[in-house]
């Protein structure tokens, strides 16, 4: 390297929560735990959901105007929300 036989294993991830950092938040890291996962591995492409230190063209409140909260826009996160695409281990057919 191939046949053939056997049936198990050996493992990974880490939900919440608590403790520290980062960050405006979402949230991310790192201990810690272990709720679940055969892709709960990666990847923000397409749907979706979250959060605003921003955007002030516009729209709403206000007689107006200073202002203010939302809406649209911007920027961001979540892959363990879903699908898509790339990769996979043991073992069976």
């Nucleotide at each position: 390297u191939g046949c053939c036989u056997c049936g198990g294993a050996g493992g990974g991830c880490a939900c919440a929560g608590c403790c520290g950092g980062c960050g405006a938040a979402a949230g991310c890291c790192g201990g810690u735990g272990c709720c679940g996962c055969a892709a709960a591995g990666c990847c923000a492409c397409g749907g979706g959901u979250c959060c605003u230190c921003g955007c002030c063209c516009a729209c709403c409140c206000c007689c107006a105007a200073a202002g203010g909260a939302g809406u649209c826009c911007a920027a961001g996160a979540c892959c363990g929300c879903c699908g898509a695409g790339c990769u996979g281990c043991c073992a069976g057919a």
Molecule: c-di-GMP-I riboswitch aptamer
Organism: bacterium